[in-house]
RNA sequence: GGGCAUAUAACUCAGCGGUAGAGUGCUACCUUCACACGGUAGAAGUCACAGGUUCGAUCCCUGUUAUGCCCA
Numbered sequence: 001g002g003g004c005a006u007a008u009a010a011c012u013c014a015g016c017g018g019u020a021g022a023g024u025g026c027u028a029c030c031u032u033c034a035c036a037c038g039g040u041a042g043a044a045g046u047c048a049c050a051g052g053u054u055c056g057a058u059c060c061c062u063g064u065u066a067u068g069c070c071c072a
Base pairs, nucleotide, nucleotide: 001071002070003069004068005067006066007065010024011023012022013021018055026042027041028040029039030038048064049063050062051061052060
C1' cells in the first nucleotide's frame, strides 16, 4: 500500500428500514444477626464519526476513524 471483517448500555453480545433489546454488572427495596445467594423494581445508549438515499435509517450507499486478520 491492497483486500476482508468488526464498531450497538460499564462489560459480552443480539437486532437489521417503522419510538433500541438480552445476559452480566450497577442502584434501591425485600430477605439475613450480618454477608453471600435469591426475589422485586429502577437507572444507564449522539446504535464509532460525517455526508447521501428514503415519508422514515442502528439497518441501504459513499467517505473517514479505530481495532483485528490476510496479501504484498